Predicted 3D model of RNase P RNA and transfer RNA as a complex of 460 nucleotides. Rfam match: Bacterial RNase P class A. The family's RNA type in Rfam is ribozyme. Its mean pLDDT, the model's own confidence on a scale to 100, is 76.
RNA sequence: GGAGUCGGACGGACUGUCGCCGCGUUCUCCCCGCCCGUCGGGUGGGAACGGAGAGGAAAGUCCGGGCUUCGCAGGGCAGGACGCUGGGUAACGCCCAGGAGGGGUGAUCCUCGGAAAGCGCCACAGAAAACAGACCGCCGCCUUUGGGCGGUAAGGGUGAAACGGUGGGGUAAGAGCCCACCAGCCGGCACGGUGACGUGCCGGGCUUGGCAAGCCCCGUUCGAAGCAAGACCAAAUAGGGAAGCGGAUUGGCCCGAUCAACGCUUCCGGGUAGGUUGCUUGAGGGCGCAGGCAACUGCGCUCCUAGAGGAAUGACAGUCGCUUUUCCGUCUUCGUCAGGAGAUGGAAAGGUACAGAACCCGGCUUAUAGUCUGACUCCCGAG
RNA sequence: GGCAAGGUAGCUCAGUUGGUCAGAGCAUACGGUUCAUACCCGUAGUGUCGAGAGUUCAAAUCUCCCCCUUGCUACCA
Numbered sequence: 001g002g003a004g005u006c007g008g009a010c011g012g013a014c015u016g017u018c019g020c021c022g023c024g025u026u027c028u029c030c031c032c033g034c035c036c037g038u039c040g041g042g043u044g045g046g047a048a049c050g051g052a053g054a055g056g057a058a059a060g061u062c063c064g065g066g067c068u069u070c071g072c073a074g075g076g077c078a079g080g081a082c083g084c085u086g087g088g089u090a091a092c093g094c095c096c097a098g099g100a101g102g103g104g105u106g107a108u109c110c111u112c113g114g115a116a117a118g119c120g121c122c123a124c125a126g127a128a129a130a131c132a133g134a135c136c137g138c139c140g141c142c143u144u145u146g147g148g149c150g151g152u153a154a155g156g157g158u159g160a161a162a163c164g165g166u167g168g169g170g171u172a173a174g175a176g177c178c179c180a181c182c183a184g185c186c187g188g189c190a191c192g193g194u195g196a197c198g199u200g201c202c203g204g205g206c207u208u209g210g211c212a213a214g215c216c217c218c219g220u221u222c223g224a225a226g227c228a229a230g231a232c233c234a235a236a237u238a239g240g241g242a243a244g245c246g247g248a249u250u251g252g253c254c255c256g257a258u259c260a261a262c263g264c265u266u267c268c269g270g271g272u273a274g275g276u277u278g279c280u281u282g283a284g285g286g287c288g289c290a291g292g293c294a295a296c297u298g299c300g301c302u303c304c305u306a307g308a309g310g311a312a313u314g315a316c317a318g319u320c321g322c323u324u325u326u327c328c329g330u331c332u333u334c335g336u337c338a339g340g341a342g343a344u345g346g347a348a349a350g351g352u353a354c355a356g357a358a359c360c361c362g363g364c365u366u367a368u369a370g371u372c373u374g375a376c377u378c379c380c381g382a383g
Numbered sequence: 384g385g386c387a388a389g390g391u392a393g394c395u396c397a398g399u400u401g402g403u404c405a406g407a408g409c410a411u412a413c414g415g416u417u418c419a420u421a422c423c424c425g426u427a428g429u430g431u432c433g434a435g436a437g438u439u440c441a442a443a444u445c446u447c448c449c450c451c452u453u454g455c456u457a458c459c460a
Base pairs, nucleotide, nucleotide: 001379002378003377004376005375006374007373008372009371010370012320013319014318015317016316017315018314020053023050024049025048026047027046028045029044030042031041032040033039055354059365060364062363063362064361065360066359067226068225069224070223074255075254076253077252079222080221081220082219083218084098085097086096087095088094099112100111101110102109103108113217114216118215119214120211121210122209135156136155137152138151139150140149141148142147164182165181166180167179168178169177183207185204186203187202188201189200190199191198192197230277231276232275233274240268241267242266243265244264245263246262247259248258249257270459271458272457284303285302286301287300288299289298290297291296321352322351323350324349325348326347327346328345329344330343331342332341333340334339384456385455386454387453388452389451390450393409394408395407396406402440411427412426413425414424415423433449435447436446437445
């Protein structure tokens, strides 16, 4: 200097004029009540002042909860989800640390229960695709020289995959048929580790494809619905009609439990679509100390940072920041020249992303013009 | 905000229980038949199965995520 890997932060700023929602204080107008002048009420209107007003994803609604309702949120079946080990957390399919296998020169990245519990699938090709074979080939015998019979699975072919690898012995030719080493599997022992596992030693038959994001088995876990959940007030009308069930109890089925004399379901038809609340103080933020490899936890101090309700935070102007292109000047450097590279100053033109709360929070995923920054790896070159 | 379905040829739909070369009807083009057209007959074309990643030998089909379309939702009695 180039190429890359893994993280973190920001994602516009300032000034002026006008404007918007809600909160607090003060004043004023309107309406109501009591009474004859004050007081109280109404979130009905207006004005002034003060302080405050979208995000890292507010998005997708993919997970987990808080919260609300349901008289079973009791047991079981079915069904769903997760899946190496240990931690973190309110919890999770999330995060952290580690283990094994694989990709990459590497930094690092990806994956993760079980295939001898059972069933199922592996097209076409191929002799043969689960415990299966003989097309070519090799060997032996016969032969009318066309071929036939027997043996074989080491070599070749087909295919994504053909039932251990290398070397040697043996054989008619071959084969774990036998032997040595290795890989894998099964069993045992010792040591280290909380554990997944690792290391070493001993023994054994010779060796047993893939798919579980196929059904399934094993372990863990799951009540349902959701703020349009709920609570309260006001107003108006028709509980008016018809059908069905015999129970009902917030996914389905069974058992149990509780409750009911009326209840439930569906359809036709009718009235109102008003107001308040839930609604923002939280598993909250910031700083410091301590513990822990880390995720995170504990303690102390400090702060209150939107709450709309057809949906507010904007418009205009100027200056600056960042960035792209072009031009001009200065310095350094390479080069014979032309010219190139880097830094810096100025001018002009253009651009400035993804995108907006709707009960709240912890994650995942997706979109994103650009800028800054930390650690690490590889390559080239110089000292 | 919350919940539930779908996306395949120009159009309307099958195929989705993995087998690789993707179908039917209508429409389109050409030819035949006819005096001529329609009807009818024959042939042919038309496809990244919404986009992408993953599992697998193999994906329209299974898994994950993104894009688009459609539907449902309040109170009283």